[in-house]
Context: one part of a larger RNA
């Protein structure tokens, strides 16, 4: 000079945009933040104008594996990039076949209990798109190629919605692989499931993934292993570029979810608001037993120089769920606070010499503040008041919003500060102090004439902002 997720000080009018815990991956009071179908069952309950309407609690199904958050771990196929074969894919799209006949439970209710609660235990008896069996199987899996094995479900307001099996199809994922990806050699050896094979076993799937035998390999100064820091990338930042430094908002992608583990269920998870099990921590308890997990939004305590509201709304965009109507959504989309940044406007124009009045220097003649004020003539941006008042929605449906914008009044009327003036460095004199009090980025000022300290005049520079510190180039 440039930047900033910036802090302080002094000062602050108004707008749009954006951005706002970098520290303790410390602990968290309260609310909210995943639910939704009766067009998949049966039960109950309240209205009833006897047509129907709402409504609970459960079974079932789909969702909850997304969306949000956060960088603690990770030096790694984690990422980036280019390539692979040995997979998987719920909802979607195409394409062929089917959808037949039976059974047994069980929650919800109902009666007996146990408990202080969380919650549970027996008994009777009930329904399904739950759950079993027979039946067939054109692809389908298995085969020693004879053969064996395997499936559905209904529902309706009669438009449909749907069930099963196979085949591709598209999306998204799971796996291997080359190259790349921070320091330290005051880390020099490291490694026994280690390196490879064989047979098994397990995965959707390839493999020491695993397990049994067998052989003695495998990495390593082109830096192994160990320490240390550290998510990574698109990009941001500076430069002329190379190059350095960085990874905040925003977008991919990985980790994570009190701390270790661990698996269930499912198309998908070892699952942020699921489960178990240990272990620390808050709470509750009738001491026998129990709850819980803000690194979602928002808020609190703490920690810090330092980072906002316990807000409105599904209106739009998307997402579960539903034939739909719809119902959920701290995702989103708005307001709210903060000069935190960028970026625009405004704080008046023009005329006005007796160069007023007063400051401040002075050689006491003047000279400067200086057209500067007043005076006279506009003008009205933004403010304020007063009507009107969108677009974003397509038929409907607007939180934002009586917002933006539009008319019309109103008075110049409400709206300028910071830093700095020795030399780098743009700006000089006076007084006050007298190596004192101070200054101060580096040289250095200060000890009786101080343009360097403090204060006043005057002057520079930038302006809703100036300076100072911190960082990076």
């Nucleotide at each position: 000079g440039a930047a900033c997720g910036a802090a302080c000080g002094c000062u602050g009018g108004c707008g749009g945009c954006a951005g706002g815990c970098c520290u303790a991956a410390c602990a968290c009071a309260u609310g909210c933040a995943a639910g939704u179908c009766g067009a998949g069952c049966g039960c109950u309950c309240u209205c009833u104008u006897c047509g129907g309407a709402g409504g609970g609690a459960g079974c079932g199904g789909c969702g909850g594996a997304c969306g949000g958050g956060u960088g603690a771990g990770u030096a790694a196929c984690g990422c980036g990039u280019g390539g692979g074969a040995a997979c998987g894919u719920g909802c979607c799209c195409u394409u062929c076949u089917c959808u037949g006949c039976g059974g047994a439970a069980u929650a919800g209710c109902c009666u007996c209990g146990g408990g202080a609660a969380a919650c549970u235990g027996a008994g009777a008896g009930u329904a399904a798109u739950a759950c079993c069996g027979c039946a067939u199987a054109c692809g389908c899996c298995c085969u020693u190629c004879g053969g064996g094995g395997g499936a559905a479900a209904g529902a309706u307001u009669u438009a449909u919605c749907g069930g099963a099996g196979a085949a591709g199809g598209a999306u998204c994922g799971g796996c291997c692989c080359g190259c790349g990806u921070u320091a330290g050699a005051u880390u020099a050896g490291g490694u026994a499931g280690u390196u490879g094979g064989u047979g098994g076993g397990g995965u959707a799937a390839u493999g020491g993934c695993c397990u049994a035998c067998c052989a003695a390999g495998c990495c390593u100064a082109c830096g192994a292993u160990c320490u240390a820091u550290a998510g990574c990338u698109g990009g941001u930042u500076u430069u002329a570029g190379a190059g350095g430094a960085u990874g905040a908002u925003c977008a991919g992608c990985c980790a994570c979810a009190c701390u270790g583990g661990g698996a269930c269920u499912g198309a998908g998870a070892c699952a942020c608001g699921g489960c178990c099990c240990a272990g620390a921590c808050u709470c509750c308890u009738a001491c026998g037993g129990g709850a819980g997990g803000c690194a979602g939004c928002a808020g609190u305590g703490g920690g810090g120089a330092a980072u906002c509201u316990u807000a409105g709304a599904c209106a739009a965009u998307g997402g579960g769920c539903g034939c739909a109507a719809g119902c959920c959504u701290g995702a989103u989309c708005u307001a709210g606070c903060c000069a935190u940044g960028c970026c625009g406007c405004g704080u008046g124009a023009g005329u006005g010499a007796u160069g007023a009045a007063g400051g401040c220097c002075u050689u006491a003649g003047g000279g400067u503040c200086g057209u500067a004020a007043a005076g006279c003539u506009c003008u009205u941006u933004c403010g304020c008041c007063u009507g009107u008042g969108a677009a974003g929605a397509u038929a409907a449906u607007g939180a934002c919003g009586g917002u933006a914008g539009c008319a019309g009044g109103u008075a110049a009327a409400g709206a300028a500060a910071c830093c700095c003036c020795g030399g780098c460095u743009a700006a000089c004199u006076c007084c006050g102090u007298g190596c004192c009090a101070g200054c101060a980025g580096c040289c250095g000022c200060g000890g009786u004439a101080a343009u360097a300290c403090g204060g006043a005049g005057g002057g520079g520079g930038u302006u809703a902002g100036c300076g100072u510190u911190g960082u990076u180039c």